The RNA shown here (transfer RNA) has 74 nucleotides and comes from a Candidatus Dojkabacteria bacterium. Its mean pLDDT, the model's own confidence on a scale to 100, is 81. It matches the Rfam family "tRNA". Rfam describes the family as follows. Transfer RNA (tRNA) molecules are approximately 80 nucleotides in length.
RNA sequence: GGACGAUUAGCUCAGUUGGCUAGAGCACUACAUUCACAUUGUAGGGGUCGAUGGUUCGAGUCCAUCAUCGUCCA
Numbered sequence: 001g002g003a004c005g006a007u008u009a010g011c012u013c014a015g016u017u018g019g020c021u022a023g024a025g026c027a028c029u030a031c032a033u034u035c036a037c038a039u040u041g042u043a044g045g046g047g048u049c050g051a052u053g054g055u056u057c058g059a060g061u062c063c064a065u066c067a068u069c070g071u072c073c074a
Base pairs, nucleotide, nucleotide: 001073002072003071004070005069006068007067010026011025012024013023019057028044029043030042031041032040050066051065052064053063054062
């Protein structure tokens, strides 16, 4: 320098043919349970879906550029 893939909650990930409210597990907080801790149960908080622009009535999803990470080629 070139090709491909990934980027969504603190972590690991799902998200269907673009459709009306963005989700799960773990973690975190409160309460109950315990002498206490753990476990378990209930409830709750936390996201500008990597950035900028574009297409569309409507974008996590499609397109372009950029950034970061990974794999391969040279």
The source organism's lineage runs through Bacteria, Bacteria candidate phyla and Candidatus Dojkabacteria.